[in-house]
RNA sequence: AGAAUGAUAGGUGAUGGAGCUCGCCUUUAACCAUUGCAUGAAGUGCAAUUAAUGGCUCCUACUUCGGC
Repeated sequence: AGAAUGAUAGGUGAUGGAGCUCGCCUUUAACCAUUGCAUGAAGUGCAAUUAAUGGCUCCUACUUCGGC
C1' cells in the first nucleotide's frame, strides 16, 4: 500500500452551531431550491423570488421596525 473478514455505525434532507425528533441512502447511493424568458426537445444562457430548520427550540450572523 492492497485485499479479505469482523465490529462500530456512518452519511444526508439548497448558507453556520447545538439539542430533540422525522425521512432517505449504504458509497454504483441519498443530497445539490423555485419561477419566468430565450431555444423544436434536451442542454445551455439570462432574470427574479424564498430561506441560516426536513420539523421544533436555542445561539450566532444578516435584514426590517420601534424604544433608550
Annotation:
Model confidence (mean pLDDT): 75 of 100. The RNA shown here (Fluoride riboswitch aptamer (crcB RNA motif)) has 68 nucleotides and comes from Anaerosolibacter carboniphilus. Of the family's consensus pairs, 100% are formed in the model. Lineage of the source: Bacteria > Bacillati > Clostridia > Thermotaleaceae > Anaerosolibacter. The sequence is in RNAcentral, with records from Rfam.